This is a predicted structure of a 686-nucleotide part of an RNA (large-subunit ribosomal RNA, domain II) from an activated sludge metagenome. The RNAcentral record of the full RNA draws on SILVA. The prediction has a mean pLDDT of 86.
[in-house]
Context: one part of a larger RNA
RNA sequence: GCCUGCGAGUUAGUUGUCGUGGCGAGGUUAAGGGAGAGAAACCCGGAGCCGAAGCGAAAGCGAGUCUGAAAAGGGCGUCGAGUCGCGACAACUAGACACGAAACUGGAUGAGCUAACCAUGGGCAGGAUGAAGCGAGACUAAACCCUCGUGGAGGUCCGAACCUUUCAACGCUGCAAAGUUGAGGGAUGACCUGUGGUUAGGGGUGAUAUGCCAAACGAAUUCAGAGAUAGCUUGUUCUCCCCGAAAUAGUUUUAGGACUAGCGUGGGGGGAUAACUUAUGGAGGUAGAGCACUGACUGGGUAAGGGGGUCAAAGACUUACCGAACCCAAACAAACUCCGAAUGCCAUAAGGGGGGACCCCUGCAGUCGGACUGCGGGUGAUGAGAUUCGUAGUCAAGAGGGAAACAGCCCAGAUCAUCGGCUAAGGUCCUCAAAUUUAUGCUAAGUGGGAAACGAUGUGGAGUUACAAAAACAACCAGGAGGUUCGCUCAGAAGCAGCAAUCCUUUAAAGAGUGCGUAAUAGCUCACUGGUCAAGUGAUUCUGCGCGGAAAACGUAACGGGGCUAAGCAUAAUACCGAAGCCAUGGGAUUGAUAUGGAGACAUAUAGAUCGGUAGGGGAGCGUUCUGUGAGCGGAGAAGGCACACUGAGAAGAGUGUUGGAGCGAGCAGAAGUGAGAAUGCAGGC
Repeated sequence: GCCUGCGAGUUAGUUGUCGUGGCGAGGUUAAGGGAGAGAAACCCGGAGCCGAAGCGAAAGCGAGUCUGAAAAGGGCGUCGAGUCGCGACAACUAGACACGAAACUGGAUGAGCUAACCAUGGGCAGGAUGAAGCGAGACUAAACCCUCGUGGAGGUCCGAACCUUUCAACGCUGCAAAGUUGAGGGAUGACCUGUGGUUAGGGGUGAUAUGCCAAACGAAUUCAGAGAUAGCUUGUUCUCCCCGAAAUAGUUUUAGGACUAGCGUGGGGGGAUAACUUAUGGAGGUAGAGCACUGACUGGGUAAGGGGGUCAAAGACUUACCGAACCCAAACAAACUCCGAAUGCCAUAAGGGGGGACCCCUGCAGUCGGACUGCGGGUGAUGAGAUUCGUAGUCAAGAGGGAAACAGCCCAGAUCAUCGGCUAAGGUCCUCAAAUUUAUGCUAAGUGGGAAACGAUGUGGAGUUACAAAAACAACCAGGAGGUUCGCUCAGAAGCAGCAAUCCUUUAAAGAGUGCGUAAUAGCUCACUGGUCAAGUGAUUCUGCGCGGAAAACGUAACGGGGCUAAGCAUAAUACCGAAGCCAUGGGAUUGAUAUGGAGACAUAUAGAUCGGUAGGGGAGCGUUCUGUGAGCGGAGAAGGCACACUGAGAAGAGUGUUGGAGCGAGCAGAAGUGAGAAUGCAGGC
């Protein structure tokens, strides 16, 4: 891992609702007893309980009563029958659907591992060093000291056994639940070790590492309390049919849990009351707008006042200074409003509407982690697949078609069948079903098929304006002068460093000079003018489609691909394809209505409506074991196994063959150890 078997809402008591039955203004017995084989059935037993009357704190009164001064008003009652069984469902008390802690408490068992200690034994090759002491010599007055011997100290040195484990490699389903090999440390000591003994779990022992106390010790092990508790995780077993949520509010030692409400479902009742549309009447200050208030704020005008200056002061005069208030113009605001919608909301009336609409009572729930998208806001960085509200949709609980793929986007809501048809979104060159469709334009960038500020004689369209056959624009030929080197400044300043001024003359025209240039001149050139030529040439505004801006890490890789100059974009048009949508044909189910039959339950028919579904509610069934009853079957072959093209909407059922070799059982009822794929489930087999 697979297969087979086992494996989870039970039982008892109490309470409530519904169904059903008995009796009924009543209903019912409990303990116990009698009888009996008997805890059953049967017969007693009325204690007690519920109901038949309530109201009041109570005295009390009573279909009323309490409050009250009250015959007022108001509150609670009166005007619907209960009770005892059985069944279903739910709650509560019990282990209470099953498995699962870490822990807590009590009693025992452990020091054959290990920690420390006690008692008694054992072990340490060999080599090195050479303390004290002692002897001798030298020296000395004698010593000290020195030298040579002797001696054999030491948590001394080197190094086996022994103990240890600092490093590395190997090992890591090992040789081994801690090892092997190599290199290390200690090796007469606080050394190592045998045997016997002592200390025990809120305790021991510990040269403290929270170490060790029998291979996992921040509190051993084992049994018991015990099925501890688990707002947590996982699992929870047959079928079909109908409906179908929530992820919100309030409260919570509350936030991943609960309670009440909201939303779902079943039953009973009401019977036009719901949604929606129109009309009318309301409440309200949002969007927008505005500046009349509150505030913010720009420019101009006028100007009180302030600052500076002049005069000796008073005071007066003055100013490239600031400037309240006022006026003009422009313009801002969630906490501004002289104004002010659209929607939405409330009410009334009419219409509309029969939908699993609405309202009331009641049984049973689940839900309280939501997600994204569009719109209106807040927070944030007008960041986030962010967060928090409102509103609508989808997903959740929704399949199908489209978006290459893609819960939340677009289209559309799957009862079943069909080798029928029509469409939606989206598409129609190939992949790939359907147009290489029609008409008119645009784009040249593979733009299409990613991106901004900004930049640009890309190109199409619509305007405004200037010049132009009295010849424009561009090009070429020619001119572009004089006063004058204007004045100032300056070393110089002559059109061309800078400052000021910017005239006159000759002219077809020519600036006291547009740029280059010189030390300054010079030189080149432009404005401006004539000629040649010959028809359009400039400026600017709005707009369509393009261009640049444009750099990333596995490989084209920013159309899904091929590929496309349309098979791109815009406008208009006609066909077609395209879904589980709609239609057609046939079948099934549910349900309101009507009709018929029937005592009723119900059945049939007709034309309708409906049939996606998680949590969850409701309904109807299948099968298993046993019990009662029981048609029956069985060695002429029961159960069980295997096979098969049969029946039923399904759970399932039948038949035949074969195997097997002794029991089985329809129908009608009853009772449950009643259905397996999952629980790192349990046991066995392989």